This is a predicted structure of a 1416-nucleotide RNA (small-subunit ribosomal RNA) from an Elusimicrobiota bacterium.
Its Rfam family is "Bacterial small subunit ribosomal RNA".
The sequence is in RNAcentral, with records from SILVA.
RNA sequence: AGAGUUUGAUCCUGGCUCAGAAUUAACGCUGGCAGAGUGCAUAACACAUGCAAGUCGAGCGGAACUUGUAGCAAUACAAGUUUAGCGGCAGACGAGUGAGUAACACGUAAGCAAUCUACCCUCGAAUGGCGAAUAACCAGCCGAAAGGUUGGCUAAUACGCCGUAUUCUUCCCGGAAGGCAUCUUCCGAGAAGGAGAGGCCCGCAAGGGCCGUUCUUGGAGGAGCUUGCGUCCCAUCAGCUAGUUGGCGGUGUAAUAGACCACCAAGGCGACGACGGGUACCCGGGCUGAAAGGCCGGACGGGCACGAUGGCACUGAGACACGGGCCAUACUCCUACGGGAGGCAGCAGUGGGGAAUUUUGGACAAUGGGGGAAACCCUGAUCCAGCAACUCUGCGUGAGGGACGAAGGUCUUCGGAUUGUAAACCUCUUUUGCAUGGGACGAAAUCCCGCAAGGGUCUGACGGUACCAUGCGAAUAAGCCACGGCUAACUAUGUGCCAGCAGCCGCGGUAAGACAUAGGUGGCGAGCGUUAUUCGGAAUUACUAGGCGUAAAGCGAGUGUAGGCGGGCGCUUAAGUCCGACGUUAAAUCUCCCGGCUCAACUGGGAAUCGUCGUCGGAUACUGGGUGUCUCGAGUAGGGUAGGGGGCAGCGGAAUUCCCGGUGUAGCGGUGAAAUGCGUAGAUAUCGGGAGGAACACCUAUGGCGAAAGCAGCUGCCUGGGCCUUUACUGACGCUAAGACUCGAAAGCUGGGGGAGCAAACAGGAUUAGAUACCCUGGUAGUCCCAGCUGUAAACGAUGAUAACUAGAUGUGGGAGGUAUCGACCCCUUCCGCGUCGUCGCUAACGCUUUAAGUUAUCCGCCUGGGGAGUACGGCCGCAAGGUUAAAACUCAAAGGAAUUGACGGGGGCCCGCACAAGCGGUGGAGUAUGUGGUUUAAUUCGACGCAACGCGCAGAACCUUACCUGGGCUUGACAUCCCUAGAAUUUGCUGGAAACAGUGAAGUGCCUGCAACCGCAGGAGCUAGGAGACAGGUGCUGCAUGGCUGUCGUCAGCUCGUGUCGUGAGAUGUUGGGUUAAGUCCCGCAACGAGCGCAACCCUCGCCUUUAGUUGCCAGCAUUCAGUUGGGCACUCUAAAGGGACUGCCGGUGUCAAACCGGAGGAAGGCGGGGAUGACGUCAAGUCCUCAUGGCCUUUAUGUCCAGGGCUACACACGUACUACAAUGGCCGGUACAAAGGGCAGCGGCGCUGCGAAGCGUAGCCAAUCCCGAAAAGCCGGUCUCAGUCCGGAUUGGAGUCUGCAACUCGGCUCCAUGAAGUUGGAAUCGCUAGUAAUCGUGGAUCAGCAUGCCACGGUGAAUACGUUCCCGGGCCUUGUACACACCGCCCGUCACACCACGAAAGUCGGUUGUUCCA
Repeated sequence: AGAGUUUGAUCCUGGCUCAGAAUUAACGCUGGCAGAGUGCAUAACACAUGCAAGUCGAGCGGAACUUGUAGCAAUACAAGUUUAGCGGCAGACGAGUGAGUAACACGUAAGCAAUCUACCCUCGAAUGGCGAAUAACCAGCCGAAAGGUUGGCUAAUACGCCGUAUUCUUCCCGGAAGGCAUCUUCCGAGAAGGAGAGGCCCGCAAGGGCCGUUCUUGGAGGAGCUUGCGUCCCAUCAGCUAGUUGGCGGUGUAAUAGACCACCAAGGCGACGACGGGUACCCGGGCUGAAAGGCCGGACGGGCACGAUGGCACUGAGACACGGGCCAUACUCCUACGGGAGGCAGCAGUGGGGAAUUUUGGACAAUGGGGGAAACCCUGAUCCAGCAACUCUGCGUGAGGGACGAAGGUCUUCGGAUUGUAAACCUCUUUUGCAUGGGACGAAAUCCCGCAAGGGUCUGACGGUACCAUGCGAAUAAGCCACGGCUAACUAUGUGCCAGCAGCCGCGGUAAGACAUAGGUGGCGAGCGUUAUUCGGAAUUACUAGGCGUAAAGCGAGUGUAGGCGGGCGCUUAAGUCCGACGUUAAAUCUCCCGGCUCAACUGGGAAUCGUCGUCGGAUACUGGGUGUCUCGAGUAGGGUAGGGGGCAGCGGAAUUCCCGGUGUAGCGGUGAAAUGCGUAGAUAUCGGGAGGAACACCUAUGGCGAAAGCAGCUGCCUGGGCCUUUACUGACGCUAAGACUCGAAAGCUGGGGGAGCAAACAGGAUUAGAUACCCUGGUAGUCCCAGCUGUAAACGAUGAUAACUAGAUGUGGGAGGUAUCGACCCCUUCCGCGUCGUCGCUAACGCUUUAAGUUAUCCGCCUGGGGAGUACGGCCGCAAGGUUAAAACUCAAAGGAAUUGACGGGGGCCCGCACAAGCGGUGGAGUAUGUGGUUUAAUUCGACGCAACGCGCAGAACCUUACCUGGGCUUGACAUCCCUAGAAUUUGCUGGAAACAGUGAAGUGCCUGCAACCGCAGGAGCUAGGAGACAGGUGCUGCAUGGCUGUCGUCAGCUCGUGUCGUGAGAUGUUGGGUUAAGUCCCGCAACGAGCGCAACCCUCGCCUUUAGUUGCCAGCAUUCAGUUGGGCACUCUAAAGGGACUGCCGGUGUCAAACCGGAGGAAGGCGGGGAUGACGUCAAGUCCUCAUGGCCUUUAUGUCCAGGGCUACACACGUACUACAAUGGCCGGUACAAAGGGCAGCGGCGCUGCGAAGCGUAGCCAAUCCCGAAAAGCCGGUCUCAGUCCGGAUUGGAGUCUGCAACUCGGCUCCAUGAAGUUGGAAUCGCUAGUAAUCGUGGAUCAGCAUGCCACGGUGAAUACGUUCCCGGGCCUUGUACACACCGCCCGUCACACCACGAAAGUCGGUUGUUCCA
């Protein structure tokens, strides 16, 4: 000191949240020691039990007991102990609590000349005499008890009386001094009044001492009363008050006072907040904060109040009294039912309440208090101990060494990493702990002795505690929270929007660093987290220190009261202000310094500061008060002037409508198109006449006036304000403005008029899915006038008023002056308005900018997250409608402003594309083929789903393929590597079986190396069989974990970067603009200059030419043949390599002297010559885990693998893509012509023969410019058919064959004979194509044993049309709006459906009450 969170991103506004500190805390987990502190915040709820206030015998009379003396004894006397009673003092302190109280209660500063004060200190004096009772006690009585009562005896420091005093009090008179009016002090004189108590000690006594008592002086401390100032929230509390305010006289008190009483007067308080309501003891101080401030008032200290609740007094110096009294109330207890007793907010303790707060402890040793002469007694005050991690502080749980970096755990890319010097192990130490021994300070007074100095004696709860010494032994001692960001700290497994987490943002839907667990890590540490609360951060109530054009926020406007603020120059005052001195601001606390506990916390001593207040003195600049003066602010008068400013009265013309009359006839009207409506009873149209209401065209504007709302024909009357100019006058008279008052569009309301047009509601017609709308035809309130009410609007410049200052330019309205002119303009200066642009400056930006949103001053109003809500309740206003003032509960993490980039728009501009249009041919109808959906099935394996799935993966499912189903088998496996054993490999027979496989034989002994060199043995390579385990295997899942590959937008012209510049920033610029292009192609311009990926070009192919080269190709000329067959030749064609050629190069025109376009020449080809390959940044979580690769998950006698059979070929149906047709531009028959590009050895197969044919049997040639496939077909020539379900069409079916293949049943192709279905050009809709294209015709190839109507390729024949860009679709660029950004398939509003809650209505039902003679 900040951070997270609104957005795709940005800046701002703004709320929410976090990090800090703190606590009388509580809860969860954990817990070694010591010290210091703290500990019912809730029920001022109720309390069992014990204790918390007694003491004095030196005030008094007794009683009991002990001892002694005398006595025989009774008894008497003396001393002592105890103390019920009388009496004295104390129980008003100490201790507790915070209910009440918003108040002189508290704080602070003063006052009392309006007062009191026991005990204590101090000055002075006195203490003489007398008397009457009473408790205790005794006797009797009553009562359960508490207690009471009658009679009798007795004492005092108890009570009463008398005397004395003049110091005391009161009153009156005179004088002096002082003060503040009543007065105070002193002196003198007079009058009246007022005391007493004794006890103890010494002493023979006198007398003395001490303690008391009475009067008196002063003091100290205490108390009472009064006053200034300060002291919470609500104005949705605005008026309150009869003892109320004052006076006179009394009562009363220690004392003032309406404190109380009688009388008199009518006052007193209040927006500077009375009265009322709510809350609350106040302060020193505490917490927090940089401070200013905010919150708090527990512990400690001061004050107040209270003592079950309410009231009252008595006693007393002091109380209206916590452990006193009386009464009432509630509650509790006892009771013999008659009556009594009680008050823990004292210390412990109990119940209850609560998240929650301790022992029914010890001691008076210390400190303090009461009593006493004292000893001493009492003291739950206090000092201590106990309990509680509740807080603060300190200490410890070991230290050093120790790598094989042990084991174990975790992770892993399997190599290792980490836990980790951590442990073990070695050495050392002993705080703490345990044991033993020693052992405090706190305590010197009172007391006694003594003349004194001084001396002496006793006393410790804590406590055998602190502390000291010795011994033992690492021994007795670590947890909690967190680890996605904020915020330090990361992995694995499990889970799978489940379980859960979460302070905010948010995590979790199969690879979760966010859940749970583990390992690891971070933080703190005897604690750690959570919850609650306060301050902080929050400048988020802004005094210090905020805002109001658009984010929340300027009252709709004015007039003006209080208040606030206020021009120049003097004099005066000294209130504010400033300075000095003094007083005060208790102690504690805080800060600093020095000390004491081993340190610290804690504590002792000293010092010091701030602020407030008071008194006195001083200063006088500024502000204020008083007074004088001035003219610039303000105002008045004179002269002009513009104006829809206001009010009243009158007048005018145009138009609409209606009425009357004329002319006239079939329509009018209305709309996108119509209809409702009007019209033959005569409309509309047109002419004439009349009625009535409302509004005032042109002028008219960017203009004028007004405070705003608002104001418009013309004339008159009445009237407000402004502006200009000029001198004169007044002399600060000013500005703002809470309340208050006035004005205030439209709609609306009341009463009365008026009503032409228009027109909510309403009616009808249309539109529509609907249309309670938009459109049309009608139409009532209303609109108009008068009187009154309402009081609101996006009442807006979303911008309060006033004053001053701060560059200009330009237009316009009103005035004045100057110059000039014959005059009016123009021009210049100036004042006041209304606009536009713009510098500085300001602003989050947009924008504002002398008419400020700039810079200042004054005053007012208003704002403080969104929703709830401008709502509810209350008040006020209103006839009502409603207005005004104005919340809360609850809920969200945002809501919002400006700007940016995209996307989108049934927004705009420009442009392109077989996009439309113009054409040609199709699809959609039929049959068949094929794919898909669906259905079916044991299985019909899987994938692909708008374009961009559907003759797609599949360039070819009878077995195989094959992944699917059924059944039969195998389990280290069909396949890879490693180990062990055996065997050469290999060939082959038989049995079972559907096969896989199982069983059982036969033949056969190889290669390399070593030993040996005869037999043979050992090892190895390869192969086979068997065995064990590591592992294999998976077309199992996830294309939303991925790589790679592919589709698509799209061969569309785009997509970006560097530097610079602009902007707070996201971003912009460049890439926009003017032209041009197929093109971000090029040119020009330009705060941009360059560059990259794309475009184009480079590549292939076709088209022309040249060169090179001629076999298998070719043949002009020569020879030859059936034939380029052969000789010959390489000119041509062709082949296949290298080159040339085309570049807007040339000419003309247009164009900006450009790029480029148009036309032309030449040329085989002309403006990209045709075609292909080539696919930018990216989009679609597009497709593919079943091509391949691959993470994770799953499976392992199976989801692997082998085999047989089946299925992928099913079939009510639906769709896509094709083929063949429906015929004569045709079918059939016969004849005949012309290609290109390919393929061929398990092959292509000529030719010959056989067969109607598919084909078969032989066989030549060819590994191919040589041979073969191979016939090209449409075409052309001729014939036939003649419009029909046909000589069209060929489906389907029957029969007979053929080929391939182990095998054509499910399920192949082809041939022949026979059969001869639908179909006669196809609804809505929809597809392709712009030239060698469409259409049409055939040919070849891949796959392949066989199987194409599919796919890929090849050539033959060969069109039509394009005016054009309005529209449909897709795309590009610029611009605009946006509340969209998952981006319009977006966002978003309301009703309804379901459930629940609250309130209301309701057919009815029940009850009560009332009425009625009865019924109702």